[in-house]
RNA sequence: GGGCUAGUAGUUCAGUGGUAGAACGCUGUCCUUAUAAGGCAGAAGUCGGAGGUUCGAUCCCUCCCUAGCCCA
Numbered sequence: 001g002g003g004c005u006a007g008u009a010g011u012u013c014a015g016u017g018g019u020a021g022a023a024c025g026c027u028g029u030c031c032u033u034a035u036a037a038g039g040c041a042g043a044a045g046u047c048g049g050a051g052g053u054u055c056g057a058u059c060c061c062u063c064c065c066u067a068g069c070c071c072a
Base pairs, nucleotide, nucleotide: 001071002070003069004068005067006066007065010024011023012022013021018055026042027041028040029039030038048064049063050062051061052060
């Protein structure tokens, strides 16, 4: 220098054009003598950044950033 993959909640990950989700974790509450486990409820996201296409973009296109891998 070229190519490929990935970037979404605190963490690990789903979500292939039409309301952003799960598990674990966190908070409150119920249960318990108490803790754990369990039940119920809740908070937590500028979907890596900027443009473009579209009635509408996490999703499609372009550029950039970060991480990993391959080639030279």